[in-house]
Molecule: transfer RNA
Organism: Cyanobacteria bacterium UBA8803
RNA sequence: AGCCUCAUCGUCUAGCUCGGCUUAGGACGCCGCCCCCUCAAGGCGGAGACGGGAGUUCAAAUCUCCUUGGGGCUA
Numbered sequence: 001a002g003c004c005u006c007a008u009c010g011u012c013u014a015g016c017u018c019g020g021c022u023u024a025g026g027a028c029g030c031c032g033c034c035c036c037c038u039c040a041a042g043g044c045g046g047a048g049a050c051g052g053g054a055g056u057u058c059a060a061a062u063c064u065c066c067u068u069g070g071g072g073c074u075a
Stems, first nucleotide, its partner, number of pairs: 001074007010028004020058001030046005051067005
């Protein structure tokens, strides 16, 4: 220098190939309530994320380009 790959709630992860069925789902954790003598467990509910920017489109986590960071290959 070129190419490939990864990045989503606090953590782990589904969804991306084939755009819409997702106000982005699940597990653990967190908060509240119920239950219980109390705690744990259990039940119900809640908050919480698409690395950043631009473009295409009626519509983008998903497609395109640029860019940041991690990993890898080639020279």